RNA sequence: CCCUGCGGACAGAUGGCCGCGCCGGAACCUCGCGUUCCGGUGAGGAAAGUCCGGACACCACAGGACACGACGGUGGGUAACCCCCACCGGGCCCCGGUCGCGGGCUCAGGGAAAGUGCCACAGAGAACAGACCGCCAGCGGGCCGUUUCGGCGGCAGCGGGCAAGGGUGAAACGGUGCGGUAAGAGCGCACCGCGCGUCCGGCGACGGACGUGGCAGGGCAAACCCCGUCGGGUGCAAGCGCAAGCAGUGUUCCGGGCCGUGAGGCCCGCCCGCGGUCCGCGGGUUCCGGCGACGGAGGGGCACGGGUGGCGUGCAGGAGGCCGUCCGGCAACGGCGGUCCCAGGUGAAUGGCCAUCACCCCGCGUCGGCGGCUUCGGUCGCGGUCGCGGGGGACGGAAUCCGGCUUACCGUCCGCGUGCGACC
RNA sequence: GGGGAUAUAGCUCAGUUGGGAGAGCGCGUGGAUCGCACCCACGAGGUCGGGGGUUCGAGUCCCCCUAUCUCCACCA
Numbered sequence: 001c002c003c004u005g006c007g008g009a010c011a012g013a014u015g016g017c018c019g020c021g022c023c024g025g026a027a028c029c030u031c032g033c034g035u036u037c038c039g040g041u042g043a044g045g046a047a048a049g050u051c052c053g054g055a056c057a058c059c060a061c062a063g064g065a066c067a068c069g070a071c072g073g074u075g076g077g078u079a080a081c082c083c084c085c086a087c088c089g090g091g092c093c094c095c096g097g098u099c100g101c102g103g104g105c106u107c108a109g110g111g112a113a114a115g116u117g118c119c120a121c122a123g124a125g126a127a128c129a130g131a132c133c134g135c136c137a138g139c140g141g142g143c144c145g146u147u148u149c150g151g152c153g154g155c156a157g158c159g160g161g162c163a164a165g166g167g168u169g170a171a172a173c174g175g176u177g178c179g180g181u182a183a184g185a186g187c188g189c190a191c192c193g194c195g196c197g198u199c200c201g202g203c204g205a206c207g208g209a210c211g212u213g214g215c216a217g218g219g220c221a222a223a224c225c226c227c228g229u230c231g232g233g234u235g236c237a238a239g240c241g242c243a244a245g246c247a248g249u250g251u252u253c254c255g256g257g258c259c260g261u262g263a264g265g266c267c268c269g270c271c272c273g274c275g276g277u278c279c280g281c282g283g284g285u286u287c288c289g290g291c292g293a294c295g296g297a298g299g300g301g302c303a304c305g306g307g308u309g310g311c312g313u314g315c316a317g318g319a320g321g322c323c324g325u326c327c328g329g330c331a332a333c334g335g336c337g338g339u340c341c342c343a344g345g346u347g348a349a350u351g352g353c354c355a356u357c358a359c360c361c362c363g364c365g366u367c368g369g370c371g372g373c374u375u376c377g378g379u380c381g382c383g384g385u386c387g388c389g390g391g392g393g394a395c396g397g398a399a400u401c402c403g404g405c406u407u408a409c410c411g412u413c414c415g416c417g418u419g420c421g422a423c424c
Numbered sequence: 425g426g427g428g429a430u431a432u433a434g435c436u437c438a439g440u441u442g443g444g445a446g447a448g449c450g451c452g453u454g455g456a457u458c459g460c461a462c463c464c465a466c467g468a469g470g471u472c473g474g475g476g477g478u479u480c481g482a483g484u485c486c487c488c489c490u491a492u493c494u495c496c497a498c499c500a
Stems, first nucleotide, its partner, number of pairs: 001421001002419001004417007012357007020042009029032001044395001048406002051404005056235004068231005073087005088109001089107006110226002115224002117220003132166002134162003138158002142155005174192006193215001194213008239313004248304007255268005269285007286297004306499003320340005326335003359392007367384001369382005425496007434449004443480001451467005473489005
């Protein structure tokens, strides 16, 4: 210098002309939030997706459980979190001077020893496993070869032992080595792995040491599930105050208070009836009419229909931004001090052109440098200075607000780490 | 602004304790018919909207994008 990984910053500046929205001021008139002029102000790192978490608002609600959903190593940060930081453990990768108590990246990372379920195909066997090839002795009126006629070797059979090796699979019931054995096997031993126990270190996840057990307990929970933690619902089209306009209809419920999650119960008021004599029992319960069936009126809920397509508020001074050589902390972050006020918005403004400068890319020329080849005339390649010409600047667009995550993005710069890349 | 659903062959749709990608219509070839249609037989046709993850294995389970459809206004 280049490549690559991670993290961070920026997303052009200035001037002129034309134009847009809002606010303030002035002038003019056909008085409308009208026109003109002046001044001020006017998008983002993601404003996006709406994936999480809150603020805020309304509704519902005795409390708890069940159900449902989300999350899941440990400790911390935070208003809160499916976020962030640090650490632990697993996995992958790297070491070209130093394989170590190294470095980088990554993980939805509780429980498979509570239970249920699944593990296709292949394979002998897929979870209380199994024997196809194979290995091993044994048996006897088998067969073949050989024979010194005692046997020996091979093949096949029978009933057994074994799981080392082959083979299947994503996965085969600890791994390697030595011993052992007829052959084998944790059968025995050493080391590694694993389980259990004790001690030590750590807030903890966990780590280390020692002892012990011959190994029991395959995988899947982004399958059901179990454990733990959290969660009432709806969302600014929430909600509140006005204005304009229209046409009602159907259905259901009905006094006040208390208790109850609820069905309902109790008390009070009023009315009626009966007994009785100032009490008890029974019935009724918005209001009006009616003996009653029922009809009408008012209010609440639901459904259909009708009308409007307006204004204000919520609404921007907030978990606010920036700076600090400050303080606490490894850090996330917190505290303190200073400074700033930074769109508020209606289907919704924030734009376009030109010039100069800065940045990047391409071409030509120029100047000098390095390297290769050389017939020493040159020629080729690399990167650089300066000049001219041409091109480029993305993704995208506030709509109640805030903290995150994710996704999109022409490019430029910075920091840290790394490289079986190049040169010195 | 906020909520919900869907995407599988050219079209309309199935697809559950995750292992074979399917049906009807349409299309092509052949048969049958004097010929056409109906009919019969055979066949082609799939990035399961795209990407990533979990798993031995994903149309199916989880996450992120894309597209389409749909519902929510105020007054009384």